This is a predicted structure of a 167-nucleotide RNA (Lysine riboswitch aptamer) from uncultured Roseburia sp. It matches the Rfam family "Lysine riboswitch aptamer". About the family: Riboswitches are metabolite binding domains within certain messenger RNAs that serve as precision sensors for their corresponding targets. The model forms 100% of the base pairs in the Rfam consensus. Its mean pLDDT, the model's own confidence on a scale to 100, is 79.
[in-house]
RNA sequence: UGAUAGAGGUUGCGUACUUUAAGAGUAGCUUUUUGGAUGCGGCAAGCGCAGAGGAAGAUGAGUGAAAGGAAAGCACGCCGAAAGCGUAUGGCACUUGCCGUCAUACUGCUUGGGCAUAGGGUUAAGAGCCCUGUGACUGUCAUCUUUUUGGAUGGGGCGCUAUCGGU
Numbered sequence: 001u002g003a004u005a006g007a008g009g010u011u012g013c014g015u016a017c018u019u020u021a022a023g024a025g026u027a028g029c030u031u032u033u034u035g036g037a038u039g040c041g042g043c044a045a046g047c048g049c050a051g052a053g054g055a056a057g058a059u060g061a062g063u064g065a066a067a068g069g070a071a072a073g074c075a076c077g078c079c080g081a082a083a084g085c086g087u088a089u090g091g092c093a094c095u096u097g098c099c100g101u102c103a104u105a106c107u108g109c110u111u112g113g114g115c116a117u118a119g120g121g122u123u124a125a126g127a128g129c130c131c132u133g134u135g136a137c138u139g140u141c142a143u144c145u146u147u148u149u150g151g152a153u154g155g156g157g158c159g160c161u162a163u164c165g166g167u
Base pairs, nucleotide, nucleotide: 001165002164003163004162005161006160009079012078013077014076015075017073018072019071020070028063029062030061031060033058034057038050039049040048041047042098043097044096045095046094082111083110084109085108086106087105088104089103090102091101092100112138113137115135116134117133118132119131120130121129122128140155141154142153143152144151145150
């Protein structure tokens, strides 16, 4: 330096399917009473739709979901597994712009891993996820130390271990 094969954990990572809880007696729809001119399509403009044959709002009654996310089980693919940020392109949503969301690319930046926790963001949410910190644990390597078991400090995955080559 190249190739191949591995390890971290039974709470490693990701995806699909099934079941369950929650979402929620919520949104929506119908209707009574009231109200009396606006309301809706994420925001703005445009353009549409509904509206004195009664808008928004409020009240009573009836009916009544879903998505994303979560837990468990099972299957598959794996060990930058994967996650996030940024940029670019394309799709979605009436048109344009912004926002949001989905997919792809860069090999651009960060993160070894899970857990807990403070602040913030997202979300229906005390769940989960994300960002910035902190803490111990764990895995690996380096240095020092210890009779040994071990211990201390520090680093990162473009790393570490093993094998087979090349120089």